[in-house]
């Protein structure tokens, strides 16, 4: 090089055109507790990029990156 797949909170992952972007784990508060730990509640915390379609894109498409299989080159 060619084909294919995969990128979503700090880590794991769920949504595949109109959700307030959802869950666990972690975090920080607050309730309980003499305390701590379990537990209960609450807060913060994501759509890799850059085009395009589309009335509306995390979802479609095309390109870019970044990671992955399998091909083909190794002159």
């Nucleotide at each position: 090089g060619g084909u294919c797949c995969c990128a979503u909170c700090g880590u794991c992952u769920a949504g595949g055109g109109g959700u307030u972007a959802g869950g666990a784990c972690g975090g920080a508060g607050c309730c309980c507790u003499c305390u701590c730990a379990a537990g209960g509640c609450u807060c913060a915390a994501a759509c890799a990029c850059g085009g395009g379609u589309u009335c509306g894109a995390u979802u479609c498409c095309c390109g870019u990156u970044g990671g992955g299989a399998c091909c083909g080159c190794c002159a």